[in-house]
RNA sequence: AACGAUAACGGCAAACCUUUCGAAAGAAAGGGACGCAAAGCUAUGGGUCUACGGAGUGUUCUCUAAGAUCGCCAGGCUACCGAAU
Numbered sequence: 001a002a003c004g005a006u007a008a009c010g011g012c013a014a015a016c017c018u019u020u021c022g023a024a025a026g027a028a029a030g031g032g033a034c035g036c037a038a039a040g041c042u043a044u045g046g047g048u049c050u051a052c053g054g055a056g057u058g059u060u061c062u063c064u065a066a067g068a069u070c071g072c073c074a075g076g077c078u079a080c081c082g083a084a085u
Base pairs, nucleotide, nucleotide: 002085003082004081011036012035016031017030018029019028020027021026034071040077041076042075044074045073046072047069048068049067050066053064054063055062056061
């Protein structure tokens, strides 16, 4: 350095509920734990989601600016411990 234990110290916190913000996806705070060795940070590439606004269409749908998601995959940056290899 890689790596990840029936190890140790700890950490984070899904769904759901309450409140707030948002057109929405979703986010924040509190409660709560499904899980996580980066479930820490980052929207850089892809995927997925929304689409108040704009364009087209004319049973209403499609596209798009913009937004969201890092607990979807990958990249970048940082990090506790030290079994086996």
Molecule: c-di-GMP-I-GGC riboswitch aptamer
Organism: Paenibacillus hemerocallicola